[in-house]
RNA sequence: CUCGAUAAAGGCAAACCACGGGAAACUGUGGGGCGCAAAGCCAUGGGUCUGUACCUCGUUUGCACGGAACCGCGCGGACUACCCGCAUGAAGGCAAAUAGAGGAUGAUCGCUAGGCUGCCGAAG
Numbered sequence: 001c002u003c004g005a006u007a008a009a010g011g012c013a014a015a016c017c018a019c020g021g022g023a024a025a026c027u028g029u030g031g032g033g034c035g036c037a038a039a040g041c042c043a044u045g046g047g048u049c050u051g052u053a054c055c056u057c058g059u060u061u062g063c064a065c066g067g068a069a070c071c072g073c074g075c076g077g078a079c080u081a082c083c084c085g086c087a088u089g090a091a092g093g094c095a096a097a098u099a100g101a102g103g104a105u106g107a108u109c110g111c112u113a114g115g116c117u118g119c120c121g122a123a124g
Base pairs, nucleotide, nucleotide: 002124003121004120011036012035016031017030018029019028020027021026034110040116041115042114044113045112046111047108048107049106054103055102056101057100058098059097060096061095062094063093065072066071074086075085076084077083
């Protein structure tokens, strides 16, 4: 240096429970103990998770609008804002819900890779 014992001294603490924090993922303290040789530290790459509280899109519903009705409500540009052009027989959009896609945010180091640090010492 590698390595990790039915060794010794110690260490950490999953699920679950109680009380706090958070919108949530999750987290703090106490109990608890499944496990852990880095289950010590760092969210840097990947993974997973979070939230419709944020942005874009999708989907659904309602309202508005057009149309006698079935039904439809598309595309592009400008803008603080009621605006303009194209298409159609015609039509100005708004709100709510939803984690389905992407972004941003956040969480997890007991998912993984990487980085930093570290107790003990049999055998090889």
This is a predicted structure of a 124-nucleotide RNA (c-di-GMP-I-GGC riboswitch aptamer) from an Armatimonadota bacterium. Of the family's consensus pairs, 91% are formed in the model. The sequence was found by an Rfam model in a public genome assembly. The organism belongs to Armatimonadota, within Bacteria.